Predicted 3D model of a 547-nucleotide part of an RNA (small-subunit ribosomal RNA, 5' domain) from a Lentisphaerota bacterium. Rfam family: Bacterial small subunit ribosomal RNA. The coordinates come from a structure-prediction model, not an experiment, and the mean pLDDT is 82. The organism belongs to Lentisphaerota, within Bacteria.

[in-house]
Context: one part of a larger RNA
RNA sequence: GAAUGAACGCUGGCGGCGUGCUUAACACAUGCAAGUCGAACGAGAAAUCUCCUGCUUGCAGGAGACAGUAAAGUGGCGCACGGGUGAGUAACGCGUGGGUAAUUUUCCUCCGAAUCCGGGAUAACAUUGCGAAAGCGGUGCUAAUACCGGAUGAAAUCACAUAUGCUCCGGCAUAAAUGAUCAAAGGUAGCCUCUGCAUGCAAGCUUCUGUUCGGAGAUAAGCCCGCGUACCAUUAGCUUGUUGGUAAGGUAACGGCUUACCAAGGCUUCGAUGGUUAGCUGGUCUGAGAGGAUGAUCAGCCACACCGGAACUGACACACGGUCCGGACUCCUACGGGAGGCAGCAGUGAGGAAUUUUGCGCAAUGGGGGAGACCCUGACGCAGCAACGCCGCGUGAGUGAAGAAGGCUUUCGGGUCGUAAAGCUCUGUCCGGAGGGAAGAACCUGCUGAAAGUCAACAGCUUUCGGCACUGACGGUACCUCCGAAGGAAGCACCGGCUAACUCCGUGCCAGCAGCCGCGGUAAUACGGAGGGUGCAAGCGUUAUUC
Numbered sequence: 001g002a003a004u005g006a007a008c009g010c011u012g013g014c015g016g017c018g019u020g021c022u023u024a025a026c027a028c029a030u031g032c033a034a035g036u037c038g039a040a041c042g043a044g045a046a047a048u049c050u051c052c053u054g055c056u057u058g059c060a061g062g063a064g065a066c067a068g069u070a071a072a073g074u075g076g077c078g079c080a081c082g083g084g085u086g087a088g089u090a091a092c093g094c095g096u097g098g099g100u101a102a103u104u105u106u107c108c109u110c111c112g113a114a115u116c117c118g119g120g121a122u123a124a125c126a127u128u129g130c131g132a133a134a135g136c137g138g139u140g141c142u143a144a145u146a147c148c149g150g151a152u153g154a155a156a157u158c159a160c161a162u163a164u165g166c167u168c169c170g171g172c173a174u175a176a177a178u179g180a181u182c183a184a185a186g187g188u189a190g191c192c193u194c195u196g197c198a199u200g201c202a203a204g205c206u207u208c209u210g211u212u213c214g215g216a217g218a219u220a221a222g223c224c225c226g227c228g229u230a231c232c233a234u235u236a237g238c239u240u241g242u243u244g245g246u247a248a249g250g251u252a253a254c255g256g257c258u259u260a261c262c263a264a265g266g267c268u269u270c271g272a273u274g275g276u277u278a279g280c281u282g283g284u285c286u287g288a289g290a291g292g293a294u295g296a297u298c299a300g301c302c303a304c305a306c307c308g309g310a311a312c313u314g315a316c317a318c319a320c321g322g323u324c325c326g327g328a329c330u331c332c333u334a335c336g337g338g339a340g341g342c343a344g345c346a347g348u349g350a351g352g353a354a355u356u357u358u359g360c361g362c363a364a365u366g367g368g369g370g371a372g373a374c375c376c377u378g379a380c381g382c383a384g385c386a387a388c389g390c391c392g393c394g395u396g397a398g399u400g401a402a403g404a405a406g407g408c409u410u411u412c413g414g415g416u417c418g419u420a421a422a423g424c425u426c427u428g429u430c431c432g433g434a435g436g437g438a439a440g441a442a443c444c445u446g447c448u449g450a451a452a453g454u455c456a457a458c459a460g461c462u463u464u465c466g467g468c469a470c471u472g473a474c475g476g477u478a479c480c481u482c483c484g485a486a487g488g489a490a491g492c493a494c495c496g497g498c499u500a501a502c503u504c505c506g507u508g509c510c511a512g513c514a515g516c517c518g519c520g521g522u523a524a525u526a527c528g529g530a531g532g533g534u535g536c537a538a539g540c541g542u543u544a545u546u547c
Stems, first nucleotide, its partner, number of pairs: 001547004006543005013393006019386002021351001026349003030346003035077003040074002048065008084304003093229008103221002108217008116150004125140006156181004162175005186209002189206003195202003230276003237267003242264008279301004283294004306327005329340004357383001359382003365379001366377004396426004406417004430488001432483005440474001445469010491536005496517003502531005512519002
C1' cells in the first nucleotide's frame, strides 16, 4: 500500500447492488418448511337456505339445494429432489485424466409385441372391549389400477452344443435350432357403422390415458485405476482377513466383501505405522511475476442430521421434518406408561468483540401431484433491519472589501481565519407536497375462427396456427410532470522525524503521549486546550488477520 463475512470509538443526508452466528455440530417455546390425485376405489356428512306436513306458534318430522362438497380411509406417485451445516474425514474424500468386455437406472423420448380367465381378503363403516393418555384388540359387512392363482408368451434370462466377426487373449457381439422360466388393470369422454338385446343401451365401436414384456436413447448413479492433495522422525517398524490362491455364498456389479481350506505373504526412510490439524475444488485476497495466504457469499463434489448402532420400503436411502434398539437430555402422566429432536425459515435463551423480521406472495423462475382446472412449495421472488462492503449523488452556484463584526496572534505597525460571511443574482439534484403511472405476463383456461389427424361420421377427441378476455407479492414502487424552498443534510484523524501540515496558553520526568526513534525535570511545533493548517470524507480513525 492492498484486502476483510469484521469488531470497537466518534460521527452520520439519499439511492442502487451485494452481504450479514467466523463463537456453543450448545439447548430450544411458538408458527410455518411435502404433499397431491374423486379421470384407481368403497363409503360419505354438517352448518345454512327453501318448500311441505303436524299443530302444544316455536318445536317435531320429511323433501330439495348445500354436495357426491368437507374431513377420514384403501390405493398410486412424490417424500432419496429442493433447503441447512462442516462435526467427522489426510481418504480414491476431493481435483484431473481414464476404465466398466464387472454394473444399475422410477419418471421422460423413440420402436416392437401384448393387455385373456378367475379367486379370496381387508381398511373405511357398524358394534364391542382394554387404557389416564399415546394407542391396542375382538366380531360383522364391502371395493379397487390393493393382493393372489391360472392361461398365453419372445427378440428377454438360463441350459445345451455350433458357426462367424472382434479382442486389452480375460472374453465380447451376432446368427439360427431345441428345452425350461417369467406378465398385465383398468379408467375417462363419446357414438350406433358392425355384434347382442332390438327404443336406446353395452359386453360392441371410437378417442385419450394407464398397465405388462422387450430393445434403443437420454438422465442419474455405483465400482476400479494413473497422477496431485497439510505438519511432526522429539512417531521406525506395521499387519492375521492381514497378502495371495481354491471353492462356496453375497451384491445391480468386480473384489477377503463374507466364510471354509491351503500357502506365508503384504506395506515401509521414494516415510509405512502412529500423532496433530483440516471438509476438497472452481475460486478469493495479495503480488510485476514466481509465489504466499485463504476456501464467507455463488457453483461442483463429499460427509452429517441429539449421540451410537441397525435394517425395512423403494428405481434410488441404510433416509434432516421415516421405522426399530441402546444412551444422554427435556416434557406429559391417573406412576402402569408415553412424547420429542430447528446443522429448514423466522424467532428465544446461552456463549461471544460480534451477525437481521416470529414480514408479504406463489405474480415470475423452478420443483411435486393431477387429464386439467388447480393444490402444495420459509426453494424462490420481494419487502424489513444493519454505513457491514462496493458504487453513484448531494450538503449549493455566480458575484461580493485593499478586507465588516468577532476569534486567534502580534515586534502593537499589523497579520490571519477570508470571498470566507453578510448582501445581490440564480439553480433545483436529493428530501417534502400534489397529480399521472409502468415493464416484469407469457403460459394455462374460457369464448371464437381456420387447418390437419382419427373415425362409418359434418358427433366426439387430439394436435397446430390466429383473435379477444383473465392473472402482479413487490407497489401506487420505479419513472414522468407540477408546486414550494438555499431552505432539512459534515465529520473524523493527524500536524517532532519517518509523513502532508505551526503558533499561543496550561503543565513542569507530574499529568500524560508513543507504530519505531523517542517526548515531558519552567520558554514542550511530541502531554492537555485553543487558533490555524494538512489528509480523507458519509465516513474517519483504532484493533485483529493476510499478502